A computed fold for an 80-nucleotide RNA from Sulfuricurvum kujiense, annotated as c-di-GMP-I riboswitch aptamer. The organism belongs to Sulfuricurvum, within Bacteria.

Parts: sequence; structure tokens; C1' cells
RNA sequence: UUUAUGAAAAGCCAAACUCAUUGUGAAAUGGGGUCGGAAAGUCAUGGGUCUUUUGUUAUUAAGAUCGCCAGAUUGCCAAU
Repeated sequence: UUUAUGAAAAGCCAAACUCAUUGUGAAAUGGGGUCGGAAAGUCAUGGGUCUUUUGUUAUUAAGAUCGCCAGAUUGCCAAU
């Protein structure tokens, strides 16, 4: 230095809930809050789930979700 791994230390994020705002909606943003997380950093690429549209059903199209799974990519520290 690199890889695996995650003991310690320094830090990081922020579920549910709640307040305000935006949106037809799923939901998002900011404040409070701390369930948890070694990537709970980023990317909607492949699935899944959800919303709207179409619609007898089905299908199509457009969106949301990365804290649903997988994949890609970047990163702090270093006991072993």
C1' cells in the first nucleotide's frame, strides 16, 4: 500500500412518530426524534412493491421507493 474482516477509537446517517411545505397520488424536503445501520453514501441498471393513466379484465405509458433484493461505483479507521 492492497485485500478479507470488523475488535477498539474518532466520527457519520436517522426508522416509527410528529410539525410545516410541495405533489392528483405513491412520496419528497426541512425541523424535532433515535428503531436501527459497516456503507442506512451515490446510481432507478435488473427484479419486487406502490401511485397515477389506459382499461370489462388484461395490457400500455409516466412516476415513487436505494432503510425491499441484486448489481455497479466511491469512501473513514485498522485490533486480526